[in-house]
RNA sequence: GAGAUGAGGAGGCUAACCGCGCGAAAGCGCGGGGCGCAAAGGAGCGGGUCCUCGUCAGACAACCGGGGCAUCACAGACCAACGCUCGGUGGCUCUGCACAAGACAGCCGCACUGCUGAA
Numbered sequence: 001g002a003g004a005u006g007a008g009g010a011g012g013c014u015a016a017c018c019g020c021g022c023g024a025a026a027g028c029g030c031g032g033g034g035c036g037c038a039a040a041g042g043a044g045c046g047g048g049u050c051c052u053c054g055u056c057a058g059a060c061a062a063c064c065g066g067g068g069c070a071u072c073a074c075a076g077a078c079c080a081a082c083g084c085u086c087g088g089u090g091g092c093u094c095u096g097c098a099c100a101a102g103a104c105a106g107c108c109g110c111a112c113u114g115c116u117g118a119a
Base pairs, nucleotide, nucleotide: 008116012037013036017032018031019030020029021028022027035106041112044110045109046108047107048104049103050102052100054099055098056096057095058094059093060091062089063088064087065086066085067084
């Protein structure tokens, strides 16, 4: 001198929650408040988690068209208006993280930066 480590000192940040505001939401900003944090600094890299105003996929209410005729455990009756099937339209409907967009640095790892300094 460099690296690892970080007692003590002076400080720093700030969870939950509350108030106001922004956002479709996740969440964010400000004020209060401190669970905690030696990087609880910042979305540079790689993972992970979360959200859905949108897109897409599936289902479905409703409507239209075609086919079909009792297909049901049995029996009886009736219809071609309802049931079964195919296709189309469809929506402040439901489901899906699939796409896209967004969020989380106090989810993890890497890299970078960072104040005093004992052993």
The RNA shown here (c-di-GMP-I riboswitch aptamer) has 119 nucleotides and comes from a Candidatus Latescibacterota bacterium. Rfam family: c-di-GMP-I riboswitch aptamer. Its family is annotated with cyclic-di-GMP binding in the Gene Ontology. Model confidence (mean pLDDT): 77 of 100. Lineage of the source: Bacteria > Pseudomonadati > Candidatus Latescibacterota.